[in-house]
Molecule: Bacterial large signal recognition particle RNA
RNA sequence: CCAUACCAGCCGGGGAGUUAGCGGCGCCCUGUACCUGAAAUCCGCUACAGCAGGGGUGGAAUCCCCUUUUGAGAGUCGAUCGUUUCUGAAUGAGUUGUCUUGUCUGUGAUGACGGAUGGGUCUUGCGCAAUGCGGAGCCGUGAACCAUGUCAGGUGGGGAACCAAGCAGCAUUAAGCGGUGAACCGCAUGUGCCGCAAGAGUGCCUGUCCUGAGCAGAGAAGGCAAAGAUCGCUGGGGCGUGACGCCCAAGGGAGGGGUGUAUGG
Numbered sequence: 001c002c003a004u005a006c007c008a009g010c011c012g013g014g015g016a017g018u019u020a021g022c023g024g025c026g027c028c029c030u031g032u033a034c035c036u037g038a039a040a041u042c043c044g045c046u047a048c049a050g051c052a053g054g055g056g057u058g059g060a061a062u063c064c065c066c067u068u069u070u071g072a073g074a075g076u077c078g079a080u081c082g083u084u085u086c087u088g089a090a091u092g093a094g095u096u097g098u099c100u101u102g103u104c105u106g107u108g109a110u111g112a113c114g115g116a117u118g119g120g121u122c123u124u125g126c127g128c129a130a131u132g133c134g135g136a137g138c139c140g141u142g143a144a145c146c147a148u149g150u151c152a153g154g155u156g157g158g159g160a161a162c163c164a165a166g167c168a169g170c171a172u173u174a175a176g177c178g179g180u181g182a183a184c185c186g187c188a189u190g191u192g193c194c195g196c197a198a199g200a201g202u203g204c205c206u207g208u209c210c211u212g213a214g215c216a217g218a219g220a221a222g223g224c225a226a227a228g229a230u231c232g233c234u235g236g237g238g239c240g241u242g243a244c245g246c247c248c249a250a251g252g253g254a255g256g257g258g259u260g261u262a263u264g265g
Base pairs, nucleotide, nucleotide: 001265002264003263004262005261006260009057010056011055012030013029014028015027020046021045022044023043024042034054035053036052037051063258064257065256066255067254068253069252070251073248075246076245081240082239083238084237085236086235088233091229092231093230095226096225097224098223099222100221101220103218104217105216106215107214114210115209116208117207118206119205120204121203122199123198124197125196126195127194128192129191130189131188132187133186134185135184137180138179139178140177141176147172148171149170150169155164156163157162
């Protein structure tokens, strides 16, 4: 050095979680990597840290160790940002008020602002008118007898003259009923370009007088003040996002080192 047989090793690994710890089953990642069986109410082990059975490969491009580089993914921290809720404010924006400056519009010597005065609008009382109701008045009607007058006929009295009562009719009238209601009286009013008196008030309209140049509005900038919580701001909580860092790390790349036993030639 070669051949045969065998032994070690290898035939996937990792993360979180669980566990005293390790490995597995389950989940996730990597990505191709023998098969079978049991295993979260767990399974098997103990630092040489899965178990049981079978198969393949096997001393190296393939097994083991070290260094380095890239690095999926998980975990942790939680900046930042978004959203929601509570709180605060010595107040940025916004709101309100006021002042100043300048602009524009309107109005004003046919008289602004201001002042004086009268009237109206407002209130009360009285009156007048209007309207409505009632009354008086007027007209009509209105009594079998118990209203009046006149009472034919008839009745009663009387010797007679005559007297008396009196129905119907006619006329009149009472109560009542109906109408009218211009004028008269009383009462009332969601009435009135009405009158008189008193009052209130200075808001509005209007007349007159005095004075003599401003007055009103809009939007802008700035100053000051106020309130407050709409936005912004302060502080706290919830939810989401999850940068940078830390830790573990599959897989890929580069470099270095290591690894048997027997027999025969």